[in-house]
Notes: A computed fold for a 71-nucleotide RNA from a Bacillota bacterium, annotated as transfer RNA. Rfam family: tRNA. Its family is annotated with triplet codon-amino acid adaptor activity in the Gene Ontology. By type it is a transfer RNA. The coordinates come from a structure-prediction model, not an experiment, and the mean pLDDT is 81. NCBI's taxonomy places the organism under Bacteria, Bacillati, Bacillota.
RNA sequence: GCGGGUGUAGCUCAAUGGCAGAGCGUCGGCUUCCCAAGCCGAUAACGUGGGUUCGAUUCCCAUCACCCGCU
Numbered sequence: 001g002c003g004g005g006u007g008u009a010g011c012u013c014a015a016u017g018g019c020a021g022a023g024c025g026u027c028g029g030c031u032u033c034c035c036a037a038g039c040c041g042a043u044a045a046c047g048u049g050g051g052u053u054c055g056a057u058u059c060c061c062a063u064c065a066c067c068c069g070c071u
Base pairs, nucleotide, nucleotide: 001070002069003068004067005066006065007064010024011023012022013021018054025043026042027041028040029039030038047063048062049061050060051059
């Protein structure tokens, strides 16, 4: 330099055009003599910038970060 892949919550992962979910975690409450467990509630995310569309996490382009291959 060229090609490909990945990027979503604190972490691990879903969601193939129509409200962004789950598990673990964190915080608060209930329960308990206390702790753990359990139950209820809260928490917080689409890498960035454009484009297409009535509507984009999703499709297109560019870019950034990381990974793989080639040179």